[in-house]
Molecule: FMN riboswitch aptamer (RFN element)
Organism: Nocardioides panaciterrulae
RNA sequence: CGCGUGCUCUGGGGUCGGUGCAAUUCCGAGCCGGCGGUGACUGAGCGGAGGCCCUCUUCGCCCGGAAGUCCGCGACCCGGCCGCAGCCAGCGGCCGGUUGACCAGGUGGAACUCCUGGACCGACGGUCAAAGUCCGGAUGGGAAGACGCACGCA
Numbered sequence: 001c002g003c004g005u006g007c008u009c010u011g012g013g014g015u016c017g018g019u020g021c022a023a024u025u026c027c028g029a030g031c032c033g034g035c036g037g038u039g040a041c042u043g044a045g046c047g048g049a050g051g052c053c054c055u056c057u058u059c060g061c062c063c064g065g066a067a068g069u070c071c072g073c074g075a076c077c078c079g080g081c082c083g084c085a086g087c088c089a090g091c092g093g094c095c096g097g098u099u100g101a102c103c104a105g106g107u108g109g110a111a112c113u114c115c116u117g118g119a120c121c122g123a124c125g126g127u128c129a130a131a132g133u134c135c136g137g138a139u140g141g142g143a144a145g146a147c148g149c150a151c152g153c154a
Stems, first nucleotide, its partner, number of pairs: 002153006008146002015029004031132001032122002034073004041065003045061006068120002077097008102118005124136003
């Protein structure tokens, strides 16, 4: 390093103004961005070369960071089957489905990722009035996963 089992952990954001009987829900401006991958960008360190000897340029190695809109996954939601149950409801297991949004210009050998500009998106139920942000299911559940911890195998 690999595989298995158990455990732990695991989502951010409503601020100001306007209208109104009433809105953190509408309107204007602002605010937020899960997990893994990719990534020409970026930071630290080490080494080589060059040079105007400034701590500059360039190349290599190595460690880290880097996409809400690219690739994949998950939560939420829906369905089927099975189990518990006399039935319903409910809970659990397995399987399946659904699931949002980006363009233009620049640089370049190459950009979906860099730079500039302008856009766009956000489960279900509730609410004196329509919610990414408030309240609720939820002090819940548990996944993608962490290169987490413990044990085991090779």